[in-house]
Context: one part of a larger RNA
RNA sequence: UUGGGUUUAAAGGGUCCGCAGGCGGCCAGAUAAGUCAGUGGUGAAAUUCCGUGGCUCAACCACGGAACUGCCAUUGAUACUGUUUGGCUUGAAUCAGUUCGAGGAUGCCGGAAUGUGUGGUGUAGCGGUGAAAUGCAUAGAUAUCACACAGAACACCAAUUGCGAAGGCAGGUGUCCAGAACUGUAUUGACGCUGAUGGACGAAAGCGUGGGUAGCGAACAGGAUUAGAUACCCUGGUAGUCCACGCCGUAAACGAUGGUCACUAGCUGUCCGGACUUAGGUCUGGGUGGCCAAGCGAAAGUGAUAAGUGACCCACCUGGGGAGUACGUUCGCAAGAAUGAAACUC
Numbered sequence: 001u002u003g004g005g006u007u008u009a010a011a012g013g014g015u016c017c018g019c020a021g022g023c024g025g026c027c028a029g030a031u032a033a034g035u036c037a038g039u040g041g042u043g044a045a046a047u048u049c050c051g052u053g054g055c056u057c058a059a060c061c062a063c064g065g066a067a068c069u070g071c072c073a074u075u076g077a078u079a080c081u082g083u084u085u086g087g088c089u090u091g092a093a094u095c096a097g098u099u100c101g102a103g104g105a106u107g108c109c110g111g112a113a114u115g116u117g118u119g120g121u122g123u124a125g126c127g128g129u130g131a132a133a134u135g136c137a138u139a140g141a142u143a144u145c146a147c148a149c150a151g152a153a154c155a156c157c158a159a160u161u162g163c164g165a166a167g168g169c170a171g172g173u174g175u176c177c178a179g180a181a182c183u184g185u186a187u188u189g190a191c192g193c194u195g196a197u198g199g200a201c202g203a204a205a206g207c208g209u210g211g212g213u214a215g216c217g218a219a220c221a222g223g224a225u226u227a228g229a230u231a232c233c234c235u236g237g238u239a240g241u242c243c244a245c246g247c248c249g250u251a252a253a254c255g256a257u258g259g260u261c262a263c264u265a266g267c268u269g270u271c272c273g274g275a276c277u278u279a280g281g282u283c284u285g286g287g288u289g290g291c292c293a294a295g296c297g298a299a300a301g302u303g304a305u306a307a308g309u310g311a312c313c314c315a316c317c318u319g320g321g322g323a324g325u326a327c328g329u330u331c332g333c334a335a336g337a338a339u340g341a342a343a344c345u346c
Stems, first nucleotide, its partner, number of pairs: 004317003007300002012314001014201004021194003025088007033081002035077008048066007091191001092188003095184006103177007110154001114150008125136002162169002206247006215241002220236004258313006266291011295302002319346003328339004
């Protein structure tokens, strides 16, 4: 390379948008570029293959034939692909109506808890642990009552619940923005799918500037434990956690399962629509769970939300270590990220 693979053995890009490219629904006509057939030309000789012959054989040599799988021209064929013309509605989008949701942005408001402050009551302990001690407390703590202030998070509802492309999203309410589903056969008429490069978004931690800081809490300090204890436990506690703006661009970013379309037994929950109903439910569209037939799978398992059967496009894998390292390059304020070897070794 051919080929084979990617849930767990190596391997699905964190997610989406999208230029190029690849691929692309039904009917009819035209064309004849691809495709197929015929004919002609060319495809030097040697070489190759087949046959025959010449050196005693062979190598070698000669003759004849084939081949030279190609290219060019021309005449036809028109199923498929392409191009083009016209049409269609089932793919896709739009419109109208009805709904849905922790979808996003921003403002305002709320109660519980916690902490602090002030005042009242009150007196000797509180706190913490396996047991203690550090710590707090007669300058009146802990407990309890009243008032005030502050920041962060929203108990119950709450659920294999819902929404979002993913990351993710949960007190109430207003405004703005976006989305999905169903119903209608209302409009356009293939407008589609995927998508290298590229762009946007992207948990936590971290970084820059300015705020904020109740609780928690890396680092740090102290007390314990221990042979030691740079830990686990305890008392404190700074960055951080929160807000605004700007970076970073990574995660077991997981369903460890790329996207789209079609097809292939059932049973049982649940969420959002629609139709019918004898009001028990039944049918139907879209999500989200459980169990299983066939099939698939090394097995575990999966099984219409496929890991089954097919089609198209992208990404990725090719023994372990060395190594996600070195070097170079790009990006970044930095931390670092991305790309990504080899020697050597088993």
Notes
Small-subunit ribosomal RNA, central domain from Croceibacter atlanticus, 346 nucleotides, folded computationally. Taxonomically the source falls in Croceibacter (Bacteria, Flavobacteriia, Flavobacteriales, Flavobacteriaceae). Rfam family: Bacterial small subunit ribosomal RNA. Gene Ontology terms of the family: structural constituent of ribosome and ribosome. Its mean pLDDT, the model's own confidence on a scale to 100, is 89. The RNAcentral record of the full RNA draws on ENA and SILVA.